[in-house]
Context: one part of a larger RNA
RNA sequence: ACCGGCGAGUUAUGAGGCGCAGCGAGGUUAAGUUCUUAAAAGAAUGUAGCCGUAGGGAAACCGAGUCCUAAUAGGGCGCAUAGUUGUGUUUUAUAGACCCGAAAUCAGGUGAUCUAUCCAUGAGCAGGGUGAAGGUGCUGUAACAGGUGCUGGAGGCCCGAACUGAUGAACGUUGAAAAGUUCUUGGAUGACUUGUGGAUAGGGGUGAAAGGCCAAUCAAACCUGGUGAUAGCUGGUUCUCCCCGAAAUAGCUUUAGGGCUAGCCUGGUAACUUAAUCCAUGGUGGUAGAGCACUGGAUAGAAUAUAAGGGGGCAACCUCUUAUAUCUUACCAAACUCCGAAUGCCGUGGGGUACGUUGCUGGAGUCAGACUACGGGGGAUAAGCUCCGUGGUCGAAAGGGAAACAGCCCAGAUCAUACGCUAAGGUCCCUAAGUGCGAGCUAAGUGCAUCAAAGGAAGUAGGGCUACAGAGACAGAUAGGAGGUUAGCUUAGAAGCAGCUACCCUUUAAAGAGUGCGUAACAGCUCACUAUUCAAGCGGUCUUGCGCCUAAAAUUUGCGGGGCUAAGCUCGUCACCGAAGCGAUGGAUUUCGUCUUUAUAUAAGGCGGAGUGGUAGGGGAGCGUUCUGUUGUAGGUUGAAGGUCUACCGAAAGGAGGGCUGGACGAAGCAGAAGUGAGAAUGCCGGU
Numbered sequence: 001a002c003c004g005g006c007g008a009g010u011u012a013u014g015a016g017g018c019g020c021a022g023c024g025a026g027g028u029u030a031a032g033u034u035c036u037u038a039a040a041a042g043a044a045u046g047u048a049g050c051c052g053u054a055g056g057g058a059a060a061c062c063g064a065g066u067c068c069u070a071a072u073a074g075g076g077c078g079c080a081u082a083g084u085u086g087u088g089u090u091u092u093a094u095a096g097a098c099c100c101g102a103a104a105u106c107a108g109g110u111g112a113u114c115u116a117u118c119c120a121u122g123a124g125c126a127g128g129g130u131g132a133a134g135g136u137g138c139u140g141u142a143a144c145a146g147g148u149g150c151u152g153g154a155g156g157c158c159c160g161a162a163c164u165g166a167u168g169a170a171c172g173u174u175g176a177a178a179a180g181u182u183c184u185u186g187g188a189u190g191a192c193u194u195g196u197g198g199a200u201a202g203g204g205g206u207g208a209a210a211g212g213c214c215a216a217u218c219a220a221a222c223c224u225g226g227u228g229a230u231a232g233c234u235g236g237u238u239c240u241c242c243c244c245g246a247a248a249u250a251g252c253u254u255u256a257g258g259g260c261u262a263g264c265c266u267g268g269u270a271a272c273u274u275a276a277u278c279c280a281u282g283g284u285g286g287u288a289g290a291g292c293a294c295u296g297g298a299u300a301g302a303a304u305a306u307a308a309g310g311g312g313g314c315a316a317c318c319u320c321u322u323a324u325a326u327c328u329u330a331c332c333a334a335a336c337u338c339c340g341a342a343u344g345c346c347g348u349g350g351g352g353u354a355c356g357u358u359g360c361u362g363g364a365g366u367c368a369g370a371c372u373a374c375g376g377g378g379g380a381u382a383a384g385c386u387c388c389g390u391g392g393u394c395g396a397a398a399g400g401g402a403a404a405c406a407g408c409c410c411a412g413a414u415c416a417u418a419c420g421c422u423a424a425g426g427u428c429c430c431u432a433a434g435u436g437c438g439a440g441c442u443a444a445g446u447g448c449a450u451c452a453a454a455g456g457a458a459g460u461a462g463g464g465c466u467a468c469a470g471a472g473a474c475a476g477a478u479a480g481g482a483g484g485u486u487a488g489c490u491u492a493g494a495a496g497c498a499g500c501u502a503c504c505c506u507u508u509a510a511a512g513a514g515u516g517c518g519u520a521a522c523a524g525c526u527c528a529c530u531a532u533u534c535a536a537g538c539g540g541u542c543u544u545g546c547g548c549c550u551a552a553a554a555u556u557u558g559c560g561g562g563g564c565u566a567a568g569c570u571c572g573u574c575a576c577c578g579a580a581g582c583g584a585u586g587g588a589u590u591u592c593g594u595c596u597u598u599a600u601a602u603a604a605g606g607c608g609g610a611g612u613g614g615u616a617g618g619g620g621a622g623c624g625u626u627c628u629g630u631u632g633u634a635g636g637u638u639g640a641a642g643g644u645c646u647a648c649c650g651a652a653a654g655g656a657g658g659g660c661u662g663g664a665c666g667a668a669g670c671a672g673a674a675g676u677g678a679g680a681a682u683g684c685c686g687g688u
Stems, first nucleotide, its partner, number of pairs: 001688006011095013026051003032045004055062002065077004098236002101233001105226006116200009125190001127159003130155001134151006163187003168183004202218001204214003239622006249262005263366002265363008277351008289339001290337002295333003300328002303326010369394010399410003414587004419583003425577003428562003434574001436573006447564002455549002459546008468537001476533005482506003487501003512527001516525002588612010623677001625674006635665001642661005648655002
């Protein structure tokens, strides 16, 4: 891991609801006793007790009334009747209370054969080195001291085996080993190592102290018990079909991943005919927008007035700046409003369908929501961010589209069908359907369902305005582009062209006191301007469409791919494809209406309408297993149960028939009772 078996809402008592049954102003027995029986079940008896039949009051007490009260007033609670017993089911309370699961806590015991420390008694430490004190000879001293040779053999001394430890590395990591192996390495006469025996015990020991160790277990050992501790937590919770179908919100909570009440779901019951929604109409309000009349912010200008300050003036006064007020101009505001929608909400009248609404009552679940569109707060007008509001979808929704893709678009799956029509979206191939039609645009592979800005450009197509133009424009070519004059000033120089000032006159078809290059300054080239040639459009500006640059990311260039110049983009138009949508045909089922039959209830049947996605959850109807009664009955060696194969039946759980096997048991139906259904619990046990 697989297979098989086992494995979770039970039981008792009390209470409430609902169903059924008995009796009914009554209902009912409990213990006990008696009878019956193989036993159990059962029957009878038993009237204690309980509930109901009368309530009100604290009570005395009164009583269809009573209490409050001075009250005959007023009010509260009552009266005008239905209960009770059993049983089934459901919920709840108390119990382990659906099952498994802690870490812990307390009590009583068992442990120091591991290990910590201690006690008693034993044992062990190759070899080599160093050479303390002391002794002694000599020397030395006044004597000591001192020096030196020899001797001596100290030491938590040195090197290094046994022994003991464990520094670094590698290997090992389902190991040879639940801590090792190899190499390396510390101590190795000591606070050394070690044998045997003994001591200390769990809030206790022992500890050269690491919360270490106390039998592979230690921030409180192990075993048993209290014990099925408790677990607002995690996991699991076993057959089928049918009807309805949520919530992820509010308030409170030592509350925030838990609860309680409400909201939303469901069953029952009663009442009502209206709810949603649409139209008309009457109200309500201060949002969007807008505005500046208030409150504030903020801008420019002008004049006047006032105030303050600076300057000038002997003074009068003048001038400048600032502030306030008034006027004009253009603005801003969630906590501004002279104004002010659309929606919304409330009322009335009318239409209108699904079935709804409301009261009472049984049972819930939900209290982590997600994205999307729009209106906002927070944030950075960031986030697949966060917090509200309104709608949608997902949640609990399958199907089609978006390549793939809970939350987007279309659309809500009762079942069957090689049937038809459509939605979103598509129609060159992959791939169902147009290489459709008409008109434009794009040349960038832009684009082809999925990214881009400021800024930049004789891209290209269209539109508006405007200058010039057969009296010849624009572009090109040819020619001219002069004289006063080197204008004046400045300057070393300044001659059109460093700079400053001025920018005239003449000849002209035209020619600036000069557009750019150039020179030291001139020169030179060129432009403006003019003529000729040519011949019909040529410039400027604003704007629209589609393109271009700007444009860098990690596996393959983000069209799904092939590929496409349309198979791209825009506008129009006709076909077709396309879903579990709609329709068609047939069937099932729920509910409503109606009809028929049966003996009322009710059931069955016919017809018609509307429905039948579904998690938590509520309700309904069933299947199967074991046992009990009928019953060891029907059946069974002419073959039971069980096993195995099987193309049959049923909407499902499931149920038959047949073959083979098996070799002795054993139904169905109708009732009853449960150790009653497994795929999950890191489930338990076994097998492989």
Predicted 3D model of a 688-nucleotide part of an RNA (large-subunit ribosomal RNA, domain II) from an Elusimicrobiota bacterium.
The full RNA is in RNAcentral, with records from SILVA.
The coordinates come from a structure-prediction model, not an experiment, and the mean pLDDT is 82.
Lineage of the source: Bacteria > Pseudomonadati > Elusimicrobiota.
Its Rfam family is "Bacterial large subunit ribosomal RNA".